[in-house]
Predicted 3D model of a 349-nucleotide part of an RNA (large-subunit ribosomal RNA, domain IV) from a bacterium.
RNAcentral holds the full RNA, with entries from ENA.
Model confidence (mean pLDDT): 84 of 100.

Context: one part of a larger RNA
RNA sequence: GGGUGCUGAAGGAACUAGGCAAAUUGGCUCCGUAACUUCGGGAGAAGGAGCGUCCGGUAUCGGCGAUGGGUCGGUUUACCCCCUUCCGUCGCUGCCGGGUGGCACAGAGCAGGGGGUGGCGACUGUUUAGUAAAAACACAGGACUCUGCUAAAUCGCAAGAUGAGGUAUAGGGUCUGAGGCCUGCCCGGUGCUGGGUGGUGAACCGGAGGGGUUUCCGCCCCGAAGGCAAACUCCAGUAAACGGCAGCUGUAUUUCUGACGGUUCUAAGGUAGCGAAAUUCCUUGUCGGGUAAGUUCCGACCUGCAUGAAUGGUUUAACGACCUCCCCACUGUCUCCAGCACCCCCCCG
Repeated sequence: GGGUGCUGAAGGAACUAGGCAAAUUGGCUCCGUAACUUCGGGAGAAGGAGCGUCCGGUAUCGGCGAUGGGUCGGUUUACCCCCUUCCGUCGCUGCCGGGUGGCACAGAGCAGGGGGUGGCGACUGUUUAGUAAAAACACAGGACUCUGCUAAAUCGCAAGAUGAGGUAUAGGGUCUGAGGCCUGCCCGGUGCUGGGUGGUGAACCGGAGGGGUUUCCGCCCCGAAGGCAAACUCCAGUAAACGGCAGCUGUAUUUCUGACGGUUCUAAGGUAGCGAAAUUCCUUGUCGGGUAAGUUCCGACCUGCAUGAAUGGUUUAACGACCUCCCCACUGUCUCCAGCACCCCCCCG
């Protein structure tokens, strides 16, 4: 000097990114227990009291359990299987009053710190074996879509197999993610589904016509019109499909604001909600609360750089080794360090 334990005056989070770590609490019985709530919870909420030992009483008492025997009645599968009631044996267990010892009686050890607000995720679960346990994944519930059975989908070259010895209350895919209240407008683009009038549309079929060679027969080459699938185009539908959801300007008996009007563009111009938010750049926005003092926090406002409805919106009891802020208790985290024990380092032999 380090490690691991232990103790500490006064103060008590002033430490620090942050109460990290440590301390506090801790058992049983009784009393008592708020908001909120999906009426189950919240709850061991919170907050209190008692606890050793001796004597006396309650008391041949009561309660609980095990076991043995009898009995009323019923069920008939069982005459001791269940049930009613009585008797016996064994074990465990109190309550009240008074005294008494200690610093201390749940005497060691084992053994919850608590409360309030907000965010996110409903919940119990799952996860990065060896930096991440979470707000990520899953989830019950919701929706869309495909699939009529030799199903769709998947694996395989195939045979074959899974799906499933299932059959639409089934199976596959995608999204969302308990519950409550809800889920607005846009089909122009992209996708998907349906349609089949026209246009484009390959090989192929076709063969007008032309050419090479040749004495002839022939052989060979090029090739227009026309016919022909999916697809594209076209016409519709579809957003819990991918996605999208404006600008300028004028206007009300002070001012400000603009219910109202004009105009341009669009497929349509963001509805209900929520909002400086896990989203707000300007920004430590402004106001209020909390503090002596608060870039965080909570409640509001709305000027939303760049919220918004199953890429779900908002709210929510319960839950969380999650994240934020505050309070009580508690403490060597700190003011400010000190001492003790053991082990190690180090030094001497």